[in-house]
Molecule: SAM riboswitch aptamer (S box leader)
Organism: Propionigenium maris DSM 9537
RNA sequence: CUCUUAUCGAGAGAAGGUGGAGGGAAAUGGCCCUGUGAAACCCGGCAACCCCUGUUUUAGGAAGGUGCUAAGUCCAGCGUUAAUCGCAGAGAUGAGGG
Numbered sequence: 001c002u003c004u005u006a007u008c009g010a011g012a013g014a015a016g017g018u019g020g021a022g023g024g025a026a027a028u029g030g031c032c033c034u035g036u037g038a039a040a041c042c043c044g045g046c047a048a049c050c051c052c053u054g055u056u057u058u059a060g061g062a063a064g065g066u067g068c069u070a071a072g073u074c075c076a077g078c079g080u081u082a083a084u085c086g087c088a089g090a091g092a093u094g095a096g097g098g
Base pairs, nucleotide, nucleotide: 001098002097003096004095005094006093007092008091013043016042017041018040022033023032024031028076029075030074044069045068046067048066049065050064051061052060053059073090077087078086079085
């Protein structure tokens, strides 16, 4: 990088330290966050998968490996609705294979 598969409306300091202008996981259009400190790093935390135990399809444990730690995956495709909701597409994360 690619294929398969599971999950993605929950959870966790958006009152820690450093830092100093950007950020919201591809692109585009919106909309939002940000000197009442963005990204990043450290600490802390959460618990999806891998892990351990049990079970036989569902629990518990741990925080080792990844991951995550504002807004539904922020929204945008289709249907529907007063608001919404459902299904997909695309994307992200984990696991296995090439």